Predicted 3D model of a 545-nucleotide part of an RNA (large-subunit ribosomal RNA, domain I) from Desulfurivibrio modestus. Model confidence (mean pLDDT): 86 of 100. The RNAcentral record of the full RNA draws on ENA. Taxonomically the source falls in Desulfurivibrio (Bacteria, Pseudomonadati, Thermodesulfobacteriota, Desulfobulbales). It matches the Rfam family "Bacterial large subunit ribosomal RNA".

[in-house]
Context: one part of a larger RNA
């Protein structure tokens, strides 16, 4: 020194487990904010560093309830309270809620400094207390310049806004890596990303649509049609409709013509405004004018509000004996429940030990749906004339653009932007260039539930999800600790035991350690604590150089 056995120490793999994760299903809710919101500071405890709660009333106060024996959070110990005259504790309501922050008296380096008026305090003052004072909108009053009416301005007063929040939604903007085996048209894509905006859904939505000669009959979302028709440096790619099935269905309201009031304005009989009826359609339709009814159905408006859920809860069946063992819930015996044999815990695997499950059952407070009832609001027909009305800088065309699957094309349709610029039913759109014939529909005003889309947040569940290098970045005080001026980055870290029974006591040492005793089934289970692989380090024997 090297093999080889044994027995260590180091190390945390592995096996076990699971408080935390993740996907998803179902219902709930879908906002919070100037009655101060989200998120913060800085404080509150007999002691108190953090965390949690909570605000100077400061781990809480006041009240209804529900609960029933201990209770002073995590968190022990120690003082000291508290509580069957029902307390901690669980629910609903109110109270209180520094200071920042939209932050909103003024400033300001966030949590900080300075004010004004009014009111209280004070013999008056200071200080100190309470309340008030931003801005923009939209209304009303009222006041008011150059400048006579006026109007800008001012003033007060009322109601509104504003800041924040996961994804979803609609509009304004809008890209590049990439594909195209290079690349410029194209493509990613109208995607990411920015900005407004709104709901609980949001847009869209009642046909100037389709369709094709039969006809459908608002929108919206699923198959399907169809990778078809088509587009495309006809490359790469992009990608519909019609139409059928199907989820859900629902339809409404102005303008205008005419008819009244009522103001202006002047040219005094007309013209604009307002307000009420009137009327809302494409087999044209309403108005004026004739004729007849006075019903019917209906409603997505408000109130009250039966019952129903939500926000605490209560009841809730049935086992013993014997072995093993540190312990029974496990073998072996004999029983019982079961509208309960989910689960989860209890010294190893319990239906019958405990919590709980199946059923039943409950609210003084407040919230949500909500039957019925009222209220209120809607709804009719028929005819004749052809005198009126039927959305104007609109339809359309020309140039340039977008956007339509559709790239200018033979490009219609829909949308801007510039410049022309029409009809009014004897009217006008469309039907993929025009054009005619034929067919259908009625633009240039608007409002609409449901089928859809999402989950930041609540409740319940479920998984041929994961089980501490996995799963969330995070299972533990983590968006911490650290690192960055700063946007920003971003760890690591679980396990004693059934129970602390966490080793009085004696020994050795300054201690930190260890040796006994002693707990425990187990101390090689001693807190560096469950198993305890390997590297890698040793001590003992043996063999060997």
């Nucleotide at each position: 020194g090297g093999c080889a056995g044994a027995c260590g120490g180091u190390g945390g793999a592995u096996g076990c487990c699971u408080u935390g994760g993740u996907a998803c299903c179902a219902g709930g809710a879908g906002g919070c904010g100037a009655u101060g919101a989200a998120g913060g500071a800085c404080g509150c405890g007999g002691u108190a560093a953090g965390c949690u709660g909570c605000g100077a009333a400061a781990a809480g106060c006041u009240u209804c309830g529900g609960g029933g024996a201990g209770c002073u959070g995590c968190u022990a110990a120690c003082a000291g309270g508290c509580u069957u005259u029902g307390a901690u504790c669980c629910g609903g309501a109110g109270g209180u809620u520094u200071c920042c922050g939209a932050a909103u008296g003024g400033g300001g380096c966030a949590a900080c400094c300075c004010g004004g008026c009014c009111g209280g305090g004070u013999a008056a003052a200071a200080c100190c207390c309470g309340g008030u004072c931003a801005u923009c909108g939209u209304g009303u009053a009222c006041u008011g310049a150059a400048u006579a009416a006026a109007u800008a301005g001012g003033u007060a007063c009322a109601c509104g806004a504003a800041g924040c929040g996961a994804a979803c939604g609609g509009g304004g903007g809008g890209a590049a890596g990439u594909g195209a085996a290079a690349c410029a048209u194209c493509u990613c894509a109208g995607u990411a990303c920015c900005c407004c905006c709104a709901g609980g859904a949001g847009a869209a939505g009642a046909a100037a649509u389709c369709a094709a000669u039969u006809g459908a009959g608002a929108u919206u979302c699923c198959g399907u049609a169809a990778g078809u028709a088509g587009u495309g440096g006809c490359g790469a790619g992009c990608g519909a409709a019609c139409g059928c099935g199907g989820a859900u269905c629902a339809g409404c309201c102005c303008a205008a013509a005419c008819c009244g009031c009522a103001g202006u304005a002047c040219u005094u009989g007309u013209a604009c405004u307002g307000c009420g009826g009137g009327g809302u359609u494409g087999u044209g339709g309403g108005g004026c004018c004739c004729c007849g009814a006075u019903a019917u159905g209906g409603g997505a408006u408000g109130a009250u509000g039966a019952g129903a859920g939500g926000u605490a809860g209560c009841a809730g069946a049935a086992c013993g004996g014997u072995c093993u063992g540190g312990a029974a819930a496990g073998g072996c015996c004999g029983g019982c429940c079961a509208u309960a044999g989910a689960c989860g815990g209890u010294g190893a695997u319990a239906g019958c030990c405990c919590g709980g499950u199946a059923u039943g059952u409950g609210a003084a407070a407040u919230c949500u749906u909500g039957a019925a009832u009222c209220a209120c609001c809607c709804u009719a027909g028929g005819g004749u004339g052809u005198c009126c009305c039927c959305g104007a800088g609109u339809a359309c065309c020309a140039c340039g653009g977008g956007a339509c699957a559709c790239g200018u094309g033979a490009a219609a349709c829909c949308c801007c932007g510039u410049g022309g610029g029409a009809a009014u039913c004897c009217g006008g759109g469309a039907g993929g260039a025009c054009c005619a014939u034929c067919u259908u529909c009625c633009a240039a005003g608007g409002c609409u539930a449901a089928a859809u889309a999402c989950u930041a947040c609540c409740u319940g569940g479920u998984g041929a999800c994961c089980g501490a290098u996995a799963g969330u970045g995070a299972a533990c005080c983590a968006g911490u600790a650290c690192c960055g001026u700063g946007a920003g980055g971003g760890a690591a870290a679980g396990g004693u035991g059934a129970a602390a029974a966490g080793c009085a006591c004696c020994c050795c040492g300054g201690g930190a350690g260890g040796g006994g005793a002693g707990u425990g089934a187990a101390a090689u289970a001693g807190a560096c604590c469950c198993u305890g692989a390997a590297a890698c380090c040793g001590u003992c024997u043996g063999c060997u150089u």